[in-house]
Molecule: transfer RNA
Organism: Fabomonas tropica
């Protein structure tokens, strides 16, 4: 230079175009004479920009970061 993959919560991960869950960290509480475990919440997300649609994580295009492979 080409070409293909991947980008969601601090962190690991799911999601058939139709209200983004789930573990785990963190915080508050319940339990306990205290710790720990347990058991209840609670905080936090779709990589940037555009298009398609009645509605996009989700398709379509370009950019960006990283991976791959060819040269």
């Nucleotide at each position: 230079g080409c070409a293909g993959g991947u980008a969601u919560a601090g962190a690991u991960u799911a999601a058939u175009g139709g209200u983004a869950g789930a573990u785990u960290c963190u915080c508050u509480g319940c339990c306990u004479u205290c710790c720990a475990a347990g058991c209840a919440g609670a905080u936090g997300g779709u990589a940037u920009g555009g298009g398609u649609u009645c509605a996009a994580a989700u398709c379509c295009c370009a950019u960006u970061a990283c991976c791959u492979g060819c040269a």